Parts: sequence; C1' cells; structure tokens
RNA sequence: CAUAACUCUGGAGAGAGCCGAUCGUGUCGGCCACCGAAGGGGAAAGAGACCACCAUGGAUCUCGAAUCUCUCAGGUACCAGUGACAGAGGGGGC
Repeated sequence: CAUAACUCUGGAGAGAGCCGAUCGUGUCGGCCACCGAAGGGGAAAGAGACCACCAUGGAUCUCGAAUCUCUCAGGUACCAGUGACAGAGGGGGC
C1' cells in the first nucleotide's frame, strides 16, 4: 500500500395468512398475498468484431456496473438469519 477466509459490533423490508398432515408449539405439503440486502439472472453509455464505402452508415455478434431491475432461490410476529453494506480486528502478498 492493499486486504480473502475468519471473529466482534451495527444493520432494513414484507401475512403471528388459509387448509391439511404429522407431532408437541416445530416441521412438511398445497393455495393466495407481499419483500429485496444471502446467492443468482438482465441489461445502458462505451469499446471491439463483421458488413459496407465517403454517408460518419448499418441489421447482427462479443464484452459491459449497481443499493437499478427480475423475483428462480431466499425471506415476511418475537427469537433467529448463508442479511447487502459499514466500522474494528485479523492474517496473506509486495
């Protein structure tokens, strides 16, 4: 200088939904309604390739970010959280 795993702290949103099974307050299955901040997908400007030829052109293809967007996954009382991100520590490398 920069900083992975890991540790501590902070950290939002949305039905304590209905039915059934099981059993012992939890899990599973089905149905409807919601959330975006695990993860995952999408794509702008721009760049390149290709075609074309003097117009600064063109259908297509590739790369291309997010807290945007999708809602597959995950989640929707408390508790809890494989909760982005932030702070501190941490060790690795030069």
A computed fold for a 94-nucleotide RNA from an Acidimicrobiia bacterium, annotated as Glycine riboswitch aptamer. Its mean pLDDT, the model's own confidence on a scale to 100, is 76.